[in-house]
RNA sequence: AGAGUUUGAUUAUGGCUCAGAAUGAACGCUGGCGGCGUGCCUAACACAUGCAAGUCGAGCGCGAAAGCGGCUUCGGCCGCGGGAUUAGUGGCGCACGGGUGAGUAACGCGUGGGUAACCUGCCCUUGAAUCUGGGACAACAGUUCGAAAGGACUGCUAAUACCGGAUACCUUCCUUAUUUAGCGAUAUUUAAGGAAGAAAGACGGUCGAAUUAUGGCUGUCGUUCAUGGAGGGGCCCGCGUUCUAUUAGCUUGUUGGUGGGGUAAUGGCCUACCAAGGCUAUGAUAGAUAACCGGCUUGAGAGAGUGGUCGGUCACACUGGAACUGAGACACGGUCCAGACUCCUACGGGAGGCAGCAGUAGGGAAUAUUCCGCAAUGGGCGAAAGCCUGACGGAGCGACGCCGCGUGUGUGAUGAAGGCCUUCGGGUUGUAAAACACUGUUGAGAAGGAAGAAGUGCAUAGGGAGUAACUGCCUUAUGUUUGACGGUACUUUUCGAGGAAGCCCCGGCUAAUUACGUGCCAGCAGCCGCGGUAAUACGUAAGGGGCAAGCGUUGUCCGGAUUCACUGGGCGUAAAGGGCGCGUAGGCGGCGAUACAAGUCAGAGGUGAAAGCUAUGGGCUCAACCCAUAAACUGCCUUUGAAACUGUAUUGCUUGAAUAUUGCAGAGGAAAGUGGAAUUCAUGGUGUAGCGGUGAAAUGCGUAGAUAUCAGGAGGAACACCAGUGGCGAAGGCGGCUACCUGGACCGGUUCUGACGCUGAGGCGCGAAAGCGUGGGGAGCAAACAGGAUUAGAUACCCUGGUAGUCCACGCUGUAAACGAUGGGCACUCGGUGCUGCGGGUAUCGACCCCUGCAGUGCCUUAGCUAACGCGUUAAGUGCCCCGCCUGGGGAGUACGGUCGCAAGGCUGAAACUCAAAGGAAUUGACGGGGGCCCGCACAAGCGGUGGAGCAUGUGGUUUAAUUCGAUGCAACGCGAAGAACCUUACCUGGGCUUGAACUGUGGGGGACCGCUCUAGAGAUAGAGCUUCUACUUCGGUAACUGCCACAGAGGUGCUGCAUGGCUGUCGUCAGCUCGUGUCGUGAGAUGUUGGGUUAAGUCCCGCAACGAGCGCAACCCCUAUCCUUAGUUGCCAACGGGUAAUGCCGGGAACUCUAAGGAGACUGCCCCGGAAAUCGGGGAGGAAGGUGGGGAUGACGUCAAGUCCUCAUGGCCUUUAUGUUCAGGGCUACACACGUGCUACAAUGGGCGGUACAAAGGGCAGCGAAGCCGCGAGGUUGAGCCAAUCCCAAAAAGCCGUCCUCAGUUCGGAUUGCAGUCUGCAACUCGACUGCAUGAAGGUGGAAUCGCUAGUAAUCCCAGAUCAGCAUGCUGGGGUGAAUACGUUCCCGGGCCUUGUACACACCGCCCGUCACAUCACGAAAGUUGGCUGUACCGGAAGCCGGUGGGCUAACCCGCAAGGGGGCAGCUGCCCAUGGUACGGCUAGCGCCGUGGGUGAAGUCGUAACAAGG
Repeated sequence: AGAGUUUGAUUAUGGCUCAGAAUGAACGCUGGCGGCGUGCCUAACACAUGCAAGUCGAGCGCGAAAGCGGCUUCGGCCGCGGGAUUAGUGGCGCACGGGUGAGUAACGCGUGGGUAACCUGCCCUUGAAUCUGGGACAACAGUUCGAAAGGACUGCUAAUACCGGAUACCUUCCUUAUUUAGCGAUAUUUAAGGAAGAAAGACGGUCGAAUUAUGGCUGUCGUUCAUGGAGGGGCCCGCGUUCUAUUAGCUUGUUGGUGGGGUAAUGGCCUACCAAGGCUAUGAUAGAUAACCGGCUUGAGAGAGUGGUCGGUCACACUGGAACUGAGACACGGUCCAGACUCCUACGGGAGGCAGCAGUAGGGAAUAUUCCGCAAUGGGCGAAAGCCUGACGGAGCGACGCCGCGUGUGUGAUGAAGGCCUUCGGGUUGUAAAACACUGUUGAGAAGGAAGAAGUGCAUAGGGAGUAACUGCCUUAUGUUUGACGGUACUUUUCGAGGAAGCCCCGGCUAAUUACGUGCCAGCAGCCGCGGUAAUACGUAAGGGGCAAGCGUUGUCCGGAUUCACUGGGCGUAAAGGGCGCGUAGGCGGCGAUACAAGUCAGAGGUGAAAGCUAUGGGCUCAACCCAUAAACUGCCUUUGAAACUGUAUUGCUUGAAUAUUGCAGAGGAAAGUGGAAUUCAUGGUGUAGCGGUGAAAUGCGUAGAUAUCAGGAGGAACACCAGUGGCGAAGGCGGCUACCUGGACCGGUUCUGACGCUGAGGCGCGAAAGCGUGGGGAGCAAACAGGAUUAGAUACCCUGGUAGUCCACGCUGUAAACGAUGGGCACUCGGUGCUGCGGGUAUCGACCCCUGCAGUGCCUUAGCUAACGCGUUAAGUGCCCCGCCUGGGGAGUACGGUCGCAAGGCUGAAACUCAAAGGAAUUGACGGGGGCCCGCACAAGCGGUGGAGCAUGUGGUUUAAUUCGAUGCAACGCGAAGAACCUUACCUGGGCUUGAACUGUGGGGGACCGCUCUAGAGAUAGAGCUUCUACUUCGGUAACUGCCACAGAGGUGCUGCAUGGCUGUCGUCAGCUCGUGUCGUGAGAUGUUGGGUUAAGUCCCGCAACGAGCGCAACCCCUAUCCUUAGUUGCCAACGGGUAAUGCCGGGAACUCUAAGGAGACUGCCCCGGAAAUCGGGGAGGAAGGUGGGGAUGACGUCAAGUCCUCAUGGCCUUUAUGUUCAGGGCUACACACGUGCUACAAUGGGCGGUACAAAGGGCAGCGAAGCCGCGAGGUUGAGCCAAUCCCAAAAAGCCGUCCUCAGUUCGGAUUGCAGUCUGCAACUCGACUGCAUGAAGGUGGAAUCGCUAGUAAUCCCAGAUCAGCAUGCUGGGGUGAAUACGUUCCCGGGCCUUGUACACACCGCCCGUCACAUCACGAAAGUUGGCUGUACCGGAAGCCGGUGGGCUAACCCGCAAGGGGGCAGCUGCCCAUGGUACGGCUAGCGCCGUGGGUGAAGUCGUAACAAGG
């Protein structure tokens, strides 16, 4: 610090996800030790049991045992003394410490101040005092009630308990005067006077006394009144402190005043009266949630989250209320009352409060011992010893966290065995192990053994202050006494590698890969996504990677996320500018001067607790942990200063703004009048059969006279031309003409005010169309509706009609793609060119033209900006100010609530749930019932076919034991197959073989192998017999061969062409497909390759940010057309000679044809025209051939998971007495049927018969086979010649000549069938071809549809070859005869280039929408129903404070001689008030029949709305 994920790819937007750190954690697997920490986050749920707050006898009374003394009747009694136990009286403590976080959104907390508005026990300081009296009540004793808890009555008694009186350093109050401070209220200093206000003693020492008591002095402690302090608290204030506006108004003690009360103290804190205030958009009130902070986690920081442990504060103590005591409480282990719950009970009544420490039940994913000790630290009481202390110190449990240590170390290669993989060679595990040599952390045993302890008390001995002196006090030394942890840490020693490694991961992100199993199954998954037979993604194994006593998972928080953006984002099209204006609050604001100092800046001071963080140093062996010091704590407050900027105040200015004035353009607004054209209607005339409408029709209108046409008339609505990216308006919007009323803008020159400005949350107003209300109006148009068409349907598009509405008046609605998808204002920043309005200059008689200013309105463009598109002085540039709005898609602009509306509906506006995307711009393709250009037997123009018949052949289907397999739109179907009777053959039935029919090797055995004969059998095969004995040799054997055995291993036309190679088809012989460098673009990419011409062609030329190049095109190659040269045998024969019935037959010739080698020739080379030019095109000449002359071979990058595992090769899988191999027979040849490709025909341009002519290219020795003879013929016989320009196949046929047939199922056609034959072959039954005779079917030119062909082509006619024993209508070649037509590119099909749109990219056979049906999920509504919280009114009112009363009671004190009174108490009662009750609401949660919408769900239904002009 980033990464993955939207796409074919790109860029930006945007969400989701990951890597990091953390945790009071939990779960899974695993687990050796120690240190330091930490541990109910849930039920503030309920609690058994034990403990957690007591102490003081030196405050007091009673008082047992011991001891002493006396007496004694010897039982005991008395006195002194002593002081236990339990309780009492009294003092102090119990308000601390400990727990918890329910409540609380608050002066609760934090921070900083104030208190002149206050309190403060114990402690410290200073001063003064501690005098004198009195009456009780517990305990105790007795009586008595009760089950208990607990009381009642009578009687006795002490005090540091209680109550009087005195005194007053002093305190408080009042009065008078005074000082200081302050604007003042007031506070303060001093002085005088007056009034009121205290107390308690205890224990030592000593003197005195001595029978005791009283007493003096003195020490310590206590007590009282004051003073100051320390520490602690109360109250007040500024600032800060969560979410919701779908909570907008709240408040009557409320806000203030006066008097009074109350408190330690201010204050409506309380009360009476008076006034009517107070709070709130800077968020009151209400609701929800929450203890707050120091800190902690994270982060670069700013922030965000959090508040467990430790520390500070607050609140609470079963729930609610209340006070008492006290220095302090409205009190966790106190009291009273009410309530719920639990327990005891004799049923009358009582008791209790673990959110103290342990522990229990329950809840929960989950959180510990009913431990030890007061040794340390701290606290309470005490003079002290000491007692108490679940605070605390420790131990125990839990890998819960952090830190540390260990599980060994060294050497060790035949790189052991085993495992796994393998290309079978090896690799890896791996120096790892073993083995050898060591060590001893830890562990087990043994021995020793701390620090933490300082004190305190006691004893002894000194010193010091003080005292008259002593005790006591302070202090020093010595001795003695104190350890829960714990025989622990630590040290030494013995034993011994011995007891101690797991978890997760290995597709990318993300470090680390292979095998097997599985086969969209089982499963994985944080995101993207894996799994459908070769899974690095599932499971296992091996190996590897990471971390390590832990490792993973889950939850949560921060980070990454600049994804709420202060630092640090946006709003034309991605989410996002309010429809527009006026304007309130608010925010912001021109130039100059002066003052102030609120903001701002600087210095100083205070505070910012400790801990934590950071730095340094130190202590535990290190570390974690702990200690010390420093820094820091970015904050707040006080004070001193500065005055630029902001602010405030004052005073000026004119440039912002406004005003007056001269002009000027305009569909600006409102309302009145008026005009013509057109449509329609009604009337009348003319006139006759149609009109109208459409793609085509029909409905409709018309003989009752339409349409058409003429005349005058009625009525409503809208204003042609002008008319224009022209004008006006804030927007919506505004269009005939005329006048009236009226708003705003702009130009020019001057006047005046003097910042008066900009924006604008709320608010107010305007606001298209449609719609609503009331009343008019209604010509045309026209939702709904009706009819006619279209269609599979057509609730649409088209047509004929037609009502609301459209128009007017008044009122409502308040929304639009209300768009420039661009808020308003101001300023600045290159230019060019139009238009509108008003000016200026020059010129002119004048207009125009030209230059120029302001305002508006367009286009193009620079810089700049932008993701790009684009924007670009009319900014989307550069800045400032203000407002509105956005934060993934869907759910949803929906639900609920509120508000507005007559309604329709508007405004405001969620969540559950669900997805990993949704979306923008641009790119390359593909596609379009988009466009342009162009080509092709693509159409058209022609010729001939197919589709109908019979047959052949292939396919489908069916059948079958098998009918082997493959090919399946074009691009399968006379295809693989250039030839299935056996073989082929892969299929079926049956018979055999199992190292096998063929191949390689090893070991063993045997013998030559080979060959021949016979028998059985369907054959394979089996058996018997005969024949035969190779080479080398050290004679053992070896080599070669194998009818044998065993083992490696063979074999498979078995599967997968979707694992593959190779080969092939197809688009397509279409003209395309790319690259290097450069340039452009953020990039994908573009350019080049586009454009203008041209071509068969990306062929060539020109132009051009391109310049070149490659694969294709063309050419080079072959055949063919002409000529030449060379060469003439087997070919040829012109001239010469010879010969024949005839023939190159012979001599000979080398001319010609021909053969086969090499050349020539054709290149738009020449001429003319067109064209800007150039390519090029048209025409012409010459030429055998003319514009690639004709044909062939040749097939770019790629597409179709195209075809082929059955040509071959090959991975994987399967099979191994069978899916291999062999044999016989059968099948591939079946046959209701359908299709493709062909052949033969349907006839006279023909058929039969006879005669006769002319080819090319091929083939031939297991061959072609002449002539002759035989046969009607197929053929037979015989065998000349030929290894071929020599011989043979071989007859070419159509053609030509002659003749018959005369339009018919025929002298057409030949299927089918019968008989007889021929040939091949081991063999023609299934199942060959051919011949002869006989038979003589369908068929008379073929529906819809469809195929081929543009010239030596189509059509037609024969010939040859491959395969092959035989079998050709197929295939491949050859020649003969030999046409017709092409205007042209609108249309069909296919293709190429450019362009355009796109929501497609598996690419239109694409994508995709909605209803319905099914399953499932969450939400809303709903008659109601059940809870919770809460409001208002009323009823009722416990305990208690306060008040009243107080007839009952009454020791102290006061008055009084007394009686009695004052005073006090009980009781009763008033106000307030908790729980409670009644009534009516509000909010919220759960459940809820029926019914609604929404989301999700591989293959359901119906249509096809959107994306292309999406028809």
This is a predicted structure of a 1511-nucleotide RNA (small-subunit ribosomal RNA) from an uncultured prokaryote.
Its Rfam family is "Bacterial small subunit ribosomal RNA".
Model confidence (mean pLDDT): 83 of 100.